[in-house]
RNA sequence: AGCCGAAUCCAGCCCAGGAGCGGGGGAACCAAAUGAUUUUGGGGUGAACGCUUUUACCGGGGAGCCUGUGCUCAACGGUAAGAACGCGGGUGGUCUUCUCUACCCGAACCCGGCAGCUAACCUCGUAGGCGAAUAGAGAGAGGA
Numbered sequence: 001a002g003c004c005g006a007a008u009c010c011a012g013c014c015c016a017g018g019a020g021c022g023g024g025g026g027a028a029c030c031a032a033a034u035g036a037u038u039u040u041g042g043g044g045u046g047a048a049c050g051c052u053u054u055u056a057c058c059g060g061g062g063a064g065c066c067u068g069u070g071c072u073c074a075a076c077g078g079u080a081a082g083a084a085c086g087c088g089g090g091u092g093g094u095c096u097u098c099u100c101u102a103c104c105c106g107a108a109c110c111c112g113g114c115a116g117c118u119a120a121c122c123u124c125g126u127a128g129g130c131g132a133a134u135a136g137a138g139a140g141a142g143g144a
Base pairs, nucleotide, nucleotide: 002130003129004128008019009018010017020126021125022124023123024122025121030116041114042111043110044109045108049086050085052083053082054081055080056079057078058077059076062073063072064071065070087106088105089104090103091102092101097139098138099137100136
């Protein structure tokens, strides 16, 4: 140079702003009764989720052994770590879409009992991080 992301630009810099971009709330109509909700809480930002399973620990009850207030067993629920599968996101250097392919990622936080969609309207964010030496393939599009 460039890349992820909404997270850029202008003005200002004592405080405050504007444009663009992005998120949430919020009618009617519609959706929804084979649905939704009700501690199995629910919802939101974000790609950061679903399901199964293994091990360890914890919990309340059950069964058995047994009379210690103990041991064992199977199931259930929770937590942590791991594994498999599915799904989602990113990169591979003109752009974009699709397919294939290689690699990487699936964190964190917020609301506080509450949110389908949603015109008007209300409201919030505009952070942070990565980073190099010529660059995967095919089809499509655009430019010269």